Transfer RNA from a Candidatus Woesearchaeota archaeon, 73 nucleotides, folded computationally.
Its Rfam family is "tRNA". Rfam classes the family as a transfer RNA.
The organism belongs to Candidatus Woesearchaeota, within Archaea.
Model confidence (mean pLDDT): 82 of 100.
RNA sequence: GGGGACAUAGUAUAACCUGGUAGAACAACUGGCUCCAGACCAGUGGAUCAGGGUUCGAAUCCCUGUGUCCCCA
Numbered sequence: 001g002g003g004g005a006c007a008u009a010g011u012a013u014a015a016c017c018u019g020g021u022a023g024a025a026c027a028a029c030u031g032g033c034u035c036c037a038g039a040c041c042a043g044u045g046g047a048u049c050a051g052g053g054u055u056c057g058a059a060u061c062c063c064u065g066u067g068u069c070c071c072c073a
Base pairs, nucleotide, nucleotide: 001072002071003070004069005068006067007066010026011025013023020056028044029043030042031041032040049065050064051063052062053061
């Protein structure tokens, strides 16, 4: 220099192909239980890498950029 894959909650992930309420797990917090804590039970808050475009509607489609990884040179 050329090509490809990926980016969603604190962590690791689903939904993307086929546009239509962003979901579950662990963690955190609150309550219950307990003499206290843990475990267990119930609940709460929290996320689409950035910018732009298409569309009634974008995590999803298109463009540009950023970051990570892989292949070729």